[in-house]
This record gives sequence, structure tokens and C1' cells, in this order.
RNA sequence: CCAGUUGGUCGGGCAGCCGCUGCAGCGUAAGCUGGAGAGGAAAGUCCGGACUCCACGGAAAAACGGUGCCGAGUAAUGCUCGGCGGGGGCGACCCUAGGGAAAGUGCCACAGAAAGCAAACCGCCAUGCGAUGCAUGGUAAGGGUGAAAGGGUGCGGUAAGAGCGCACCGCAGGGCCAGCAAUGGCUCUGGCAAGGUAAACCCCACCGGGAGCAAAACCAAAUAGGGAUGACGCGGUCGCAAGACCGGCCCGUUUCCAGGCUAGUCAUCCGGGUAGGUUGCAUGAGGCAUUUGGUAACAAAUGCCCUAGAUGAAUGGUUGCCGCGUAUAGCUUUGCUAUGCCUUACAAAAUCCGGCUUAUAGACCAACUGGCUUU
RNA sequence: GGGCCUGUAGCUCAGUUGGUUAGAGCCGACCGCUCAUAACGGUCUGGUCGUAGGUUCGAGUCCUACCGGGCCCA
Repeated sequence: CCAGUUGGUCGGGCAGCCGCUGCAGCGUAAGCUGGAGAGGAAAGUCCGGACUCCACGGAAAAACGGUGCCGAGUAAUGCUCGGCGGGGGCGACCCUAGGGAAAGUGCCACAGAAAGCAAACCGCCAUGCGAUGCAUGGUAAGGGUGAAAGGGUGCGGUAAGAGCGCACCGCAGGGCCAGCAAUGGCUCUGGCAAGGUAAACCCCACCGGGAGCAAAACCAAAUAGGGAUGACGCGGUCGCAAGACCGGCCCGUUUCCAGGCUAGUCAUCCGGGUAGGUUGCAUGAGGCAUUUGGUAACAAAUGCCCUAGAUGAAUGGUUGCCGCGUAUAGCUUUGCUAUGCCUUACAAAAUCCGGCUUAUAGACCAACUGGCUUU
Repeated sequence: GGGCCUGUAGCUCAGUUGGUUAGAGCCGACCGCUCAUAACGGUCUGGUCGUAGGUUCGAGUCCUACCGGGCCCA
């Protein structure tokens, strides 16, 4: 210098003017003053919690859903960290849904002789015969098919072959050692059994009660309902009347049914719910710095700080200077100056928090890897 | 805030328990029939199965994450 890996930071700055939303102070009020005001993802809503209500005597099981190597961290997690196994890369490093296929069931198309407690098409070998072949038997080395054919390579052995025998590798079982464990190493035994698929059903282990801030609580209007009391009115009965009692009443009818009409007005009080408002709702598993423990995630101690709270939903606009990028021109050309453009990517809180995933113009820092050049 | 469905040819839809080369109708092009047109008959064209990754010998189908569309409840 080129190429790359991992981790992290920023994601314009300052000032003026005009606005918007909360808060505090002053003011009778209008208003004035002061101070605060989006993100690393506020997003997707994919997980886990806090909180609130409902259900529930406790626990367990079934069903359903989820998770799945080991250990640690955490309020908790399917998250994070560290390790193991497997895979990829020359390397830094990256990826990994990674329990069980000797509980059972299913599937493995086409091709192929055979696709699952094996089988024998071509071939090889032996024997027999009516002999360029056929029959019977042996074999699984070789060929062919396939993603996959019941260990692999080599030597011996054999009629030809075969773990038939041996060496190495793989595999299975036992023992010892290291490790908390997953797992790894060494050694002995065994001739090899048990193909793949569980992101097919399933089995095993573990986890999960349901709903969600439109949760939930409080205050509570107009109108229309509900209830109580009183007054007026209407009707009926009794009564000479005053009045008392009754309540649907009247027309109609002997009566009942059917039918029609009308079912009132005012006042006070009570109660439920709606609109609306308040709380929930901004001090929290908070942030920053230092030290200590730990490989790390993280934890502890000490000190400092308070940092949005809208609800058809505020957080904006504009001007100037600086800075970044880019284009052009000039010059004293590894740079400087002038002018123009852009002043920006992804995107905006809505109860809160911890994660994950996805989007993101551009700039910067640190550590490390490979290569080239020079010394 | 919570839940569900869906994406396959220009359009509307099938696609079974994962299997060989993904189909049907309409549309379009051409041919036939007819004096001519329509209808009818025949042939053909047209697909990154929304995108990416994974599981598997093999994915439209199974799993995961995104993208788009639609619906429901409080």
C1' cells in the first nucleotide's frame, strides 16, 4: 500500500428570529419570564418480564403449544457469555433447530436383480450334460443403477471369493485418566451387529392459568330510560256533601273476548351507564464514571445526575457562520483558493423495561489476518 | 393491543401423504370451417410458484425470517 475479519462510536455544530407541546414562577385576566422537548433502531410485534383485572383450596395429570449439546449469567427468556462436537475458510474468523432411528408406525419417486429382520441381473469359480451353450451349486471381490446397496485400504488366503486371517483407520462394548459437565485421551475386548429420514407421526426431559393500559380505578354533563316521594290532573266505587278508598282509564258490550283511543304534567331525591375529564404515566430490574471480583456475559461498592409525555396526537420553519461530501475553474499542484449543489441515510415516542429481527447515505476508531514493496 | 387468512401464466383458480416434465378456463397468436364474421374444432405461446435462507437424495408443498394484500375482535 492492497484485500479482508471482528468489535465499537457518530449519524452535523453554534448563534439569531418566528412557531408548537408539557412544567415552574408571576399576574384578576389577556399574557410575560425561565427551563425541558425522539431513536439506534422510537419500526416489525418475534420472544421474555414488570404492572392491572379475571379465574383458582393446594399439588399433579391429560390435552394443546413451545424449547431441546454442556456450564454459567439474568427478574425472566427461545436472549447473552464461555466451552464441547460437526461444517466452511490459507488465515484472522464465521455458521450450526446439536435429545432419541437397539419403543413403535410411516416414507425412500425414477432407475436398479434387490430399498430393508436382504437379494443375485451381468460377471467369477466348480461340477454335470445332448456343449460357441444350458442346468445345478458356490461367491459378493469386479460391472451396472441410485442420494443411499449391511464397514474402508492393503497384504495373505482361496477353485473363485468372503473379517476367512492379519495390519492400520472407522465402529460397538468395558476399564483407567482429565474435566463440574458436554466431551476428550489412553488401553483392552469384539469381526462388525443397528442404512437414511423425527424442520414425518411419535418417545423422553423441561417450561407455560387467561386477558391485556381500549388493562384497571375514580369523578361525572345534556338527552332518553329506571326507582321513590309529593302535588295537580283523569277515571271508577262509596257518600247529601266534605272527603275516603282504588288505579290503567274511556268508548263499546248484559258480561267476557276481539277492536279503537289515550296512557299525562310538575317538583325533589336516589341509582346505573355513555360523552367528557383525572389517575394509571414518567425515580426506573434508571443512566454515567471509577474501583473490585469474574476469561466473559454479568455482579457488588462508592460518587454524581434527573433526562419527552402528546391524545386527529407537540418536538418544526427560516437566516448567517463553521464543518462534511461532491462538481467545476484557477494557482505557487501529494495541496490551496473561489464558485455552485447537497446540507442529507433508515426512519419518528404513545404504559414501561430486557432481548431478538429487519432498514440505514456517509464518516471515524481499535485489535487482528493474508499478500506485495522497501529497509 | 390481540388474532386469522392469503400470495401459483396478462386475469380467475386447481395442485392429494414432498417425487420424475406445475395444470385448467378466459385472454393472445396461427390454422381449419364460412361468400364473410361470430360461434365451433385444432395447434402453440406464456411461470424465478412473493423474496431470502435452511431441512431433505429431492421443496409449489416442511421450517425460519422478511415483503405485499385482506379480514376480525377489544

This is a predicted complex of two RNAs, RNase P RNA and transfer RNA, with 449 nucleotides together. It holds a member of the Rfam family "Bacterial RNase P class A". It is annotated as a ribozyme. Rfam links the family to the GO terms ribonuclease P activity, dimeric ribonuclease P complex and tRNA processing. Its mean pLDDT, the model's own confidence on a scale to 100, is 75.